The part of an RNA shown here (small-subunit ribosomal RNA, central domain) has 348 nucleotides and comes from a metagenome. Rfam family: Bacterial small subunit ribosomal RNA. The coordinates come from a structure-prediction model, not an experiment, and the mean pLDDT is 88.
Context: one part of a larger RNA
RNA sequence: UUGGGUGUAAAGGGCAAGUAGGCGGUCUCAUGGGUGAGGGGUGAAAUCUUCUGACUCAAUCGGAAAACUGCCUUUCAAACUAUGAGACUUGAGGAUGGGAGAGGAAAAUGGAAUUCUCGGUGUAAGGGUGAAAUCUGUGGAUAUCGAGAAGAACACCGGCGGCGAAGGCGGUUUUCUGGUCCAUUCCUGACGCUGAAUUGCGAAAGCUAGGGUAGCGAACAGAAUUAGAUACUCUGGUAGUCCUAGCUGUAAACGAUGAGUACUAGGUGUUGGUCUCUCGCGAGAUCGGCGCCGCAGCUAACGCAUUAAGUGCUCCACCUGGGGACUACGACCGCAAGGUUAAAACUC
Numbered sequence: 001u002u003g004g005g006u007g008u009a010a011a012g013g014g015c016a017a018g019u020a021g022g023c024g025g026u027c028u029c030a031u032g033g034g035u036g037a038g039g040g041g042u043g044a045a046a047u048c049u050u051c052u053g054a055c056u057c058a059a060u061c062g063g064a065a066a067a068c069u070g071c072c073u074u075u076c077a078a079a080c081u082a083u084g085a086g087a088c089u090u091g092a093g094g095a096u097g098g099g100a101g102a103g104g105a106a107a108a109u110g111g112a113a114u115u116c117u118c119g120g121u122g123u124a125a126g127g128g129u130g131a132a133a134u135c136u137g138u139g140g141a142u143a144u145c146g147a148g149a150a151g152a153a154c155a156c157c158g159g160c161g162g163c164g165a166a167g168g169c170g171g172u173u174u175u176c177u178g179g180u181c182c183a184u185u186c187c188u189g190a191c192g193c194u195g196a197a198u199u200g201c202g203a204a205a206g207c208u209a210g211g212g213u214a215g216c217g218a219a220c221a222g223a224a225u226u227a228g229a230u231a232c233u234c235u236g237g238u239a240g241u242c243c244u245a246g247c248u249g250u251a252a253a254c255g256a257u258g259a260g261u262a263c264u265a266g267g268u269g270u271u272g273g274u275c276u277c278u279c280g281c282g283a284g285a286u287c288g289g290c291g292c293c294g295c296a297g298c299u300a301a302c303g304c305a306u307u308a309a310g311u312g313c314u315c316c317a318c319c320u321g322g323g324g325a326c327u328a329c330g331a332c333c334g335c336a337a338g339g340u341u342a343a344a345a346c347u348c
Stems, first nucleotide, its partner, number of pairs: 003320004007302002012316001014201004021194003025088007033081002035077008049065006091191001092188003095184005103177007110154001114150008125136002162169002206247006215241002220236004258315006266293012297304002321348003330341004
């Protein structure tokens, strides 16, 4: 390489848009590039293979045949594929009418709690722990009542509920805006799928500049514990956490399960529509999600099982013993931290 694989053994890219490329629905006609069948030419010799001959055998040398899996040319076939022309509607998209939603962005706004400040009441403790101490407090704390300020997060509702491609999204209102589902079957007529490269998005932490800072809280300081305690526990506490504008581009970025499409028993719950029956409660049918259980089948087993890890097809990505090594060197990116790509010696 071929092959075999990728939930947990090595292996699905964090996610999407999309270029080249690969692959692609139904019918008719044409062409004859691919494809199939036949004929002809050529395919030097040597070599290889088979049968033979010579040297006593062998190596070696000679003869004959086959082969040279190829190329060119010609005749025919027309299913498949391709190309050209035409048509279709079921894939895809659109239109119309409805629906649900923490989808996104901006602005405004609300209450509870916390901390602080001021004032009232009030007096000796409070706090913290396994037990303590550091700590706060007679300069009046803790507690309680009233007033004010600030920042951050949104209890209940809340749900194996919803939305989003993923990351993710949760008080309320308004504006702008993306996607999606159902019904009608009205329009276009294969316009599709995937996607190397490329581009965009991408939790937390971190970085740059400017703001903000209530609570929490790396680092740090102290009190404990301990043989020690650079920890676990406690008292404080700076970056940070928050906002604006940029950068970074990584995560157990997980369903550890790429995307699309078709087929293959059911049962049950829930969520969003539509239709039918019913006075109603409700029942049934159907389409789209989210869960649980379970047959066939698959699996090393665990388990998966119409939301497949079953059975097919298309395209991409990735794996090939452990360590060395998510490393070195080089290249590219980054302000840096570092990221991406990615070996070998050696060793078992």